[in-house]
Context: one part of a larger RNA
RNA sequence: GGAUGAACGCUGGCGGCGUGGAUAAGGCAUGCAAGUCGUACGGAACAAUUUGUGAUUAUAUCAAUGAUUGUUCAGUGGCGAACGGGUUAGUAACACCUUGGUAUAUACCUCAGAGUCAGACAUAGCUCAUCGAAAGGUGAGGUAAUUUCUGAUAGUCUCGCAAGAGUAAAGUCGCAAGACGCUUUGAGAUUAGCCUAGGUCCGAUCAGUUAGUUGGCGAGGUAAUAGCUCACCAAGACUAUGACCGGUAGGGGGGCCGAGAGGCUGAUCCCCAACGAUAGCACUGAGACACGGGCUAUACUCCUACGGGAGGCAGCAGUCGAGAAUAUUCCACAAUGGGCGAAAGCCUGAUGGAGCGACGCCGCGUGCAGGAUGAAGGUCUUAGGAUUGUAAACUGCUUUUCUACAUGAAAAAGUUAUUGAUUGUAAUGUAGGAAUAAGUGGCUGCAAACUUCGUGCCAGCAGCCGCGGUAAUACGAAGGCCACAAGCGUUAUCC
Numbered sequence: 001g002g003a004u005g006a007a008c009g010c011u012g013g014c015g016g017c018g019u020g021g022a023u024a025a026g027g028c029a030u031g032c033a034a035g036u037c038g039u040a041c042g043g044a045a046c047a048a049u050u051u052g053u054g055a056u057u058a059u060a061u062c063a064a065u066g067a068u069u070g071u072u073c074a075g076u077g078g079c080g081a082a083c084g085g086g087u088u089a090g091u092a093a094c095a096c097c098u099u100g101g102u103a104u105a106u107a108c109c110u111c112a113g114a115g116u117c118a119g120a121c122a123u124a125g126c127u128c129a130u131c132g133a134a135a136g137g138u139g140a141g142g143u144a145a146u147u148u149c150u151g152a153u154a155g156u157c158u159c160g161c162a163a164g165a166g167u168a169a170a171g172u173c174g175c176a177a178g179a180c181g182c183u184u185u186g187a188g189a190u191u192a193g194c195c196u197a198g199g200u201c202c203g204a205u206c207a208g209u210u211a212g213u214u215g216g217c218g219a220g221g222u223a224a225u226a227g228c229u230c231a232c233c234a235a236g237a238c239u240a241u242g243a244c245c246g247g248u249a250g251g252g253g254g255g256c257c258g259a260g261a262g263g264c265u266g267a268u269c270c271c272c273a274a275c276g277a278u279a280g281c282a283c284u285g286a287g288a289c290a291c292g293g294g295c296u297a298u299a300c301u302c303c304u305a306c307g308g309g310a311g312g313c314a315g316c317a318g319u320c321g322a323g324a325a326u327a328u329u330c331c332a333c334a335a336u337g338g339g340c341g342a343a344a345g346c347c348u349g350a351u352g353g354a355g356c357g358a359c360g361c362c363g364c365g366u367g368c369a370g371g372a373u374g375a376a377g378g379u380c381u382u383a384g385g386a387u388u389g390u391a392a393a394c395u396g397c398u399u400u401u402c403u404a405c406a407u408g409a410a411a412a413a414g415u416u417a418u419u420g421a422u423u424g425u426a427a428u429g430u431a432g433g434a435a436u437a438a439g440u441g442g443c444u445g446c447a448a449a450c451u452u453c454g455u456g457c458c459a460g461c462a463g464c465c466g467c468g469g470u471a472a473u474a475c476g477a478a479g480g481c482c483a484c485a486a487g488c489g490u491u492a493u494c495c
Stems, first nucleotide, its partner, number of pairs: 001495004006491005013364006019357002026320003030317003035079003040076002043073008053063003086275003096199003100195003104192002109188008117151004126141006157166003171180003201247003208238003213235004218230003250272004254265004277298005300311004328354001330353003336350001337348004367397004377388004402432006411422001439484005445464002450479005460467002
């Protein structure tokens, strides 16, 4: 000199774009953050329509019930919930980066082939009974499906040298045509698993380490290779090219500095990994050993009728705590994207926006021109004057900005129509009036900028050398000056 997710002191007009819990992976009140589908299913409630039945009757009317349509709803079922969002605790490792590979899987999507036949048993909801303070159960009865099961078929697929054996399906909407599905196979795409070589911090005051350890055979297991697991057999395997142990740490794209080599770093954004109070476990599923799923244990918190229960903000806000220190319990699904749905649509603290903070970068402004009796005041003075200083006053002008009023977008894309949170915002026009807007640090040398007074080794200053003990350009104040400027200085850290 440059840089920062900064903090602190003094000061503070505006806008745009960014950015903001770095410490306690400490504890959390409250609300919201993952639902959706009635064109899979039986039902319940409500409303409307309708005719039939019954009662009654002259019609009208009333009652229960059936049918149709619509809306809403708990439940069964499907898909999603493994994405998106958060954090960096652990991890020195195939975690990550680069390279090469394959013994593998892949829901939804695309292309292509074949099929979609016949039956059956349950169960929730519901009704009845019953236990419990609650959370939540228990028993009986009966019911549906795109739930489940059996049989048939088997080109394909699996096993097998072959013969042969085995293995599937579901319907819904529509008058229909057909559409959406379902089963199976092949190919693709995408995503993922696994393997591999090289790279990847410090310590030798860490020198030996290792028994599933290293290899084989067999078996099991997995989507798949493999001591991944087990039985048996052998005695190997790693290591000064640093094993093992200890410390520290998420990795990369990148960021900062530097002429470069390189040093330091890993906030925001993107990719990967790991984690979800701590530890372990599996279930479901195409995919998890699953942040807002389950079980168990532990710690903590809460409810309780003391018998027993409930919970997990490292999602968005917010709160307490610790800290030098880090924001709103905001608006909207209008756009982009995601989930479900045939669609209308619903959901979406993703996202789009607004709010707060000079935290950063960039831009703009705080007027412009004229104006000498060089006014007054201040300061200095050799008392003549000098300086502040064209600075002010005063005159003329302008209106960026500001205030008021008026007009008023783009962002919207879907054949027509409708749809904007931001927002009456940006922008434009009219009117007004210099009006609303300057500080901070420094002035011995390094290093741009000096005088007077006060103080008297005191009070104090200080990055270094050093100033201060009666004429201090170094302390304090004033005047003047220098630098930067809505900032300026200090501290911390890196080059």
This is a predicted structure of a 495-nucleotide part of an RNA (small-subunit ribosomal RNA, 5' domain) from a Minisyncoccota bacterium. Its Rfam family is "Bacterial small subunit ribosomal RNA". The source organism's lineage runs through Bacteria, Bacillati and Minisyncoccota.